Notes
The RNA shown here (FMN riboswitch aptamer (RFN element)) has 145 nucleotides. The sequence was found by an Rfam model in a public genome assembly. The coordinates come from a structure-prediction model, not an experiment, and the mean pLDDT is 76.
[in-house]
Order: sequence, then C1' cells, then structure tokens
RNA sequence: AAAAUUCUUUGGGGAAUGGUGAAAUUCCAUACCGGCAGUAAAGUCUGCGAACGCUGAGGGGAUCCUUGGCGCCGAUCGGGUGCAAUUCCCGAACCGACGGUGAACGGUUCUUAUGAACCCGCAGUCCGGAUGAGAAAAGAAAACA
Repeated sequence: AAAAUUCUUUGGGGAAUGGUGAAAUUCCAUACCGGCAGUAAAGUCUGCGAACGCUGAGGGGAUCCUUGGCGCCGAUCGGGUGCAAUUCCCGAACCGACGGUGAACGGUUCUUAUGAACCCGCAGUCCGGAUGAGAAAAGAAAACA
C1' cells in the first nucleotide's frame, strides 16, 4: 500500500376533480406514482432485488425459527441534438405481485310478492403481511502474516 473480513446508518412512491349508482379512493373521464446497479441521465434496454410458486437442509415437542436451490417476473415507439441517448429534449403511447375489501351484472336458495340470505365479482394509488425483507449506497474499524 492492497485486501479477505467485521460493524453502523440509509434503503418505494402515488387518489385531486368530476360522472354513474342505494352502494365504487376498486367502474368511467381526466389526475397522480416510478426500488437498486450498469450504460449519455432509463418505470418500458441489460442485469438485480422485492413479491409470488415449487423445493432442500439445520434447529425445535409443536406453532414456528434460521438458511439455501430452482422457477416465475409487466410495459415504447417516432422525431430532434449529439462522438455517443429505446436514458436528454419534443410528441404520442404503454405497464404495474400476493391476500383483503367489494357499484353493477350474473348465480343459488327462501318468499304469493315486495324482499331476504348466500355465492361470484372490478384497486399500481384504500387496508394487510410490512416498525418486515432487500438489490444496493454511504461511513467506520481492521489482528496475524
């Protein structure tokens, strides 16, 4: 000097206005939001994380806890500038896990009927797992050899 390694902190946003209706922040119109790294600055490129599904191992009497593997994983074009941009600028588009909630329509049952009960069912923005996890970022420490 370099560095394995260790520790600390940080680490996801968004429903405003109107319409229909008995009922919708879920439908319709407009509105609003965009994790991390790479690369000419990216929700749409490439890779990753989260979520979701399947599965292994360890611990525990059990609920459960810890940890790994595999799978899955949405969506962009045109023009301009430029050495370089699906990243910037202009224009027009598009996309959004799981569970819950539940306008309408539909279904089943009961009822003479009005009607009642139940099922089904529309959320990127509401509620929940989640005061979680995490890609990663910043900072600190760092023995022996």